Transfer RNA from a soil metagenome, 71 nucleotides, folded computationally. Its Rfam family is "tRNA". Rfam links the family to the GO term triplet codon-amino acid adaptor activity. By type it is a transfer RNA. The sequence is in RNAcentral, with records from MGnify. The prediction has a mean pLDDT of 84.

């Protein structure tokens, strides 16, 4: 410089174009003489601008970050 991949919650990870989910943390709370265990119940995310569509996590364009192969 060319290609192809991945981006979603604090971490790991879903989610046929039609409500954003789950399992570990994390807060409360219940249980217990006290803890761990367990059970409830709560915060908390779609990498950015933009176009397509009645509707975008999801298609398409750029850009962004990380990873692979080529030269």
């Nucleotide at each position: 410089c060319g290609c192809g991949g991945u981006g979603u919650a604090g971490c790991u990870c879903a989610a046929u174009g039609g409500c954003a989910g789950a399992g570990c943390a994390c807060u409360c709370g219940a249980c217990c003489g006290a803890u761990a265990a367990u059970c409830g119940a709560g915060c908390g995310a779609c990498g950015a601008c933009g176009g397509u569509u009645c509707g975008a996590c999801u298609c398409c364009u750029u850009c962004c970050a990380c990873c692979g192969c080529g030269a």